Transfer RNA from a Thermoplasmata archaeon, 76 nucleotides, folded computationally. NCBI's taxonomy places the organism under Archaea, Methanobacteriati, Thermoplasmatota, Thermoplasmata. Its Rfam family is "tRNA". From the family's description: Transfer RNA (tRNA) molecules are approximately 80 nucleotides in length.
[in-house]
RNA sequence: GCCGCUGUGGCUCAGCUGGUAGAGCGACACCUUGGUAAGGUGUAGGUCGCGGGUUCGAAUCCCGCCAGCGGCUCCA
Numbered sequence: 001g002c003c004g005c006u007g008u009g010g011c012u013c014a015g016c017u018g019g020u021a022g023a024g025c026g027a028c029a030c031c032u033u034g035g036u037a038a039g040g041u042g043u044a045g046g047u048c049g050c051g052g053g054u055u056c057g058a059a060u061c062c063c064g065c066c067a068g069c070g071g072c073u074c075c076a
Base pairs, nucleotide, nucleotide: 001072002071003070004069005068006067007066010025011024012023013022019056027043028042029041030040031039049065050064051063052062053061
């Protein structure tokens, strides 16, 4: 340098054919208990890597860039 994959709550990851962004764990509050653990209920938490384009509408399609991982090639 070229090719491929990945980037979404604090963490691990879903998200189908473009149509209201989700789960588990964690955090917090409450219930329960004499008290804890376990259990139950609820709440908060997201520029969907960045910028642009297409579209009535983009996490999703297109282009460029950034970062990580893997492979290939060249030079020394």